[in-house]
Context: one part of a larger RNA
RNA sequence: UUGGGCGUAAAGCGUCCGCAGGUGGCUAGACAAGUCUGCUGUCAAAGACCGGGGCUUAACCCCGGGUAGGCGGUGGAAACUGUGAAGCUAGAGUUCGGUAGGGGUAGAGGGAAUUCCCAGUGUAGCGGUGAAAUGCGUAGAGAUUGGGAAGAACACCAGUGGCGAAAGCGCUCUACUGGGCCGAAACUGACACUCAGGGACGAAAGCUAGGGGAGCGAAAGGGAUUAGAUACCCCUGUAGUCCUAGCUGUAAACGAUGGAUACUAGGCGUAGUUUGUAUCGACCCGAACUGUGCCGAAGCUAACGCGUUAAGUAUCCCGCCUGGGGAGUACGCACGCAAGUGUGAAACUC
Numbered sequence: 001u002u003g004g005g006c007g008u009a010a011a012g013c014g015u016c017c018g019c020a021g022g023u024g025g026c027u028a029g030a031c032a033a034g035u036c037u038g039c040u041g042u043c044a045a046a047g048a049c050c051g052g053g054g055c056u057u058a059a060c061c062c063c064g065g066g067u068a069g070g071c072g073g074u075g076g077a078a079a080c081u082g083u084g085a086a087g088c089u090a091g092a093g094u095u096c097g098g099u100a101g102g103g104g105u106a107g108a109g110g111g112a113a114u115u116c117c118c119a120g121u122g123u124a125g126c127g128g129u130g131a132a133a134u135g136c137g138u139a140g141a142g143a144u145u146g147g148g149a150a151g152a153a154c155a156c157c158a159g160u161g162g163c164g165a166a167a168g169c170g171c172u173c174u175a176c177u178g179g180g181c182c183g184a185a186a187c188u189g190a191c192a193c194u195c196a197g198g199g200a201c202g203a204a205a206g207c208u209a210g211g212g213g214a215g216c217g218a219a220a221g222g223g224a225u226u227a228g229a230u231a232c233c234c235c236u237g238u239a240g241u242c243c244u245a246g247c248u249g250u251a252a253a254c255g256a257u258g259g260a261u262a263c264u265a266g267g268c269g270u271a272g273u274u275u276g277u278a279u280c281g282a283c284c285c286g287a288a289c290u291g292u293g294c295c296g297a298a299g300c301u302a303a304c305g306c307g308u309u310a311a312g313u314a315u316c317c318c319g320c321c322u323g324g325g326g327a328g329u330a331c332g333c334a335c336g337c338a339a340g341u342g343u344g345a346a347a348c349u350c
Base pairs, nucleotide, nucleotide: 003322004321005320006319007304008303012318014201015200016199017198021194022193023192025088026087027086030083031082033081034080035077036076037075038074039073040072041071042070043069049065050064051063052062053061054060091191092188093187094186095184096183097182098181099180103177104176105175106174107173108172109171110154114150115149116148117147118146119145120144121143125136126135162169163168206247207246208245209244210243211242215241216240220236221235222234223233258317259316260315261314262313263312266295267294268293269292270291271290272289273288274287275286276285299306300305323350324349325348332343333342334341335340
């Protein structure tokens, strides 16, 4: 509970697509469902309201009158909403010409490093730490040179820089492919916004099957530290991390800030495009649009802070909150191989 809210106090779904639903640009005309209005019927009596009257008063009782409002009928108005029909181009989309990019998928290639193997040189240490020890090494280690193999990640460029709806994306090349931005204004002519349910995507970890396994490394073993040390430090090291096919569907999935549109001072950076001035030309110096940052008018805010990328001013649509604990638990249902996920209470207690 017809209220007030959701950056940090409880509260924005992880993100997008989208049916129903809700909402919706400009012009003139039609209808009259909503809307406004006249008349009328009805809403029994009693009661309530107003004006009188009767019991000595009041309560109580009696008489008279009427408004508002609801529903129905009928006549009218046409600004707004709606409906159907006709147009328009500022929203939206298409087209054409440019353009930036770690956007996606697949394939091919590359070098540095690491580890391992083989061979050469070579001799007693190496490694590790706060200090050590476990460990490796005279069966020749570590160091160094040459050769080979494997897997994973791509130094510098690199940037509060770019792209993507989000998750995310960074060596090079090729193929296929999605989206954006800028300019022109040729075409369509409101085709739009949001979106319960629904669908798709969705880090890491985890699961299934088959590969792969260099480095790192949950678990595990050992060495230290310590009163103890199921840890922090050290030596090993399995799953995993990688690939393919599927599942899981969660995160401080964060800007802790849903989406769309319009309006409301500026200043300083930076990225993309177009363009002006200038010039032989390129710079330099400006302007516009689109992104991305910092600082700040007004305003907002409990404060912190936000401030044209709003947390300002408004409209539309969706999601969510309603004291703490119990509890994101129990039960039920759905999904999942499982782990679990989604939905989601109450008693009791303060």